[in-house]
RNA sequence: UCGGUGGGCAACGCGGUCGCGCAGCCGGUGUCAAAAUCGGUUGUGAGGAAAGUCCGGGCUCCAGAGAGCAGGGUGCCUCCUAACAGGAGGGCGGAGUAAUCCGACGGACAGUGCAACAGAGAACAACCGCCUCGUGUUUGUUGCGAGGUAAGGGUGAAAAGGUGGUGUAAGAGACCACCGGCAUCCCGGGCGACCGGGGUGGCCGUGUAAACCCCACCCGGAGCAAGGCCAAGCAGGGAAGAGGAGUUGCUCGCUCCGUUCGAUUCCCGGGUAGGCCGCAUGAUCGUCCCGGCGACGGGACGGCCAGAUCAAUGGCCGCGACAUGCGUAACGGCUCGCCGUUGUGUAUGACAGAACCCGGCUUAUUGUCCAUCGAAUCG
Repeated sequence: UCGGUGGGCAACGCGGUCGCGCAGCCGGUGUCAAAAUCGGUUGUGAGGAAAGUCCGGGCUCCAGAGAGCAGGGUGCCUCCUAACAGGAGGGCGGAGUAAUCCGACGGACAGUGCAACAGAGAACAACCGCCUCGUGUUUGUUGCGAGGUAAGGGUGAAAAGGUGGUGUAAGAGACCACCGGCAUCCCGGGCGACCGGGGUGGCCGUGUAAACCCCACCCGGAGCAAGGCCAAGCAGGGAAGAGGAGUUGCUCGCUCCGUUCGAUUCCCGGGUAGGCCGCAUGAUCGUCCCGGCGACGGGACGGCCAGAUCAAUGGCCGCGACAUGCGUAACGGCUCGCCGUUGUGUAUGACAGAACCCGGCUUAUUGUCCAUCGAAUCG
């Protein structure tokens, strides 16, 4: 310099101005007091993913003695955690020169299914070939029939352990040596997954379980439109009841409603509209210390950090910083029209918007820094 791998951090800053949500305070209107409403002022106001709603939990209501069935999930080991399909550290297998990355990673003699195309055959395989016997033909040879054979050929992603030998009519773990696998026993190491070593047995009869299935373990259901409280109007029930309302503050008068069909007033329960709570002190955040390889745990001190419900968190201007593109000036370099450094002008600035709250995962996305691997070159 080029190409990779892993991780951390930030998510433009400051000021002015006009607005918006929420909270406190002050003042006005309002009222018995409030609620409510208006103005001023101070404070505060999105994210690393607020997203997808894919897992897990808190919380709430419903159900529930216990157990089983059905259904769903998980599936190497140890640990972390409130819990998890998450995380940490490991084992084994695979990919890569490496850094590093990926893996639902129990069971295929319990049973069932499936294995495209090709091929005789995809599970208990004779198509070609090899061998023996019988038979026809005059021998060679060849046809037919009966049988043996998985050594060779051919097909395929995959064909019944591999190589060599003995053996045989030809062959074959039929037998032998070595290699590989499996099963079993023993020794050593490790909490464990597992690793290292040794012995024995010809046991070697495919693959597939994010196919049904079997085994082990885990799981009640619904979700903040959960759920709780207050409660107009209308309708209903009960009691009182001859008056009630408007017109001018009062009286009279007038108008309307009403006294069997009951105006009006009071009470009752359920509860609609609407309002309030749930709803912001929490598995919380920051700094430091201690324990642990780590995930994480413990302690001390300090902080309070959005709570809308038609849904606020925005617009404009100025200065500055960073990155990129384009233009331009100076300097430097050479392969002579390009490159580099510094300055300057201008344009642009990623994904994306809380709605009960947390822990994760996944996806989207800009910039920057650190560590590390490989190759080439220079000192």